[in-house]
Molecule: c-di-GMP-I riboswitch aptamer
RNA sequence: CAACGAUAAAGGCAAACCAUAUGAAAAUAUGGGACGCAAAACUUUAGGACCUUACCCCUAAGCGGGUUGGUAGCCAGUUUCCGAA
Numbered sequence: 001c002a003a004c005g006a007u008a009a010a011g012g013c014a015a016a017c018c019a020u021a022u023g024a025a026a027a028u029a030u031g032g033g034a035c036g037c038a039a040a041a042c043u044u045u046a047g048g049a050c051c052u053u054a055c056c057c058c059u060a061a062g063c064g065g066g067u068u069g070g071u072a073g074c075c076a077g078u079u080u081c082c083g084a085a
Base pairs, nucleotide, nucleotide: 004083005082012037013036017032018031019030020029021028022027035073041078042077043076047075048074049071050070051069055066056065057064
């Protein structure tokens, strides 16, 4: 330096659910709460995947297309604490 990841040490984050608020929705923010996490830190203007669809197009309707917003705790990219085997 890279890889790896303990029933190690220190520290950290916080799923579901509940309340309130925002939103068209997905969802998000705050508080409570812990399922889990070595990157559950940062990035959605590198890219893929997934969710949403107020609005527009198409259609008899549905499907579909565009568009919008979202998920980093889906993959990924970047950075990073500790050190048994």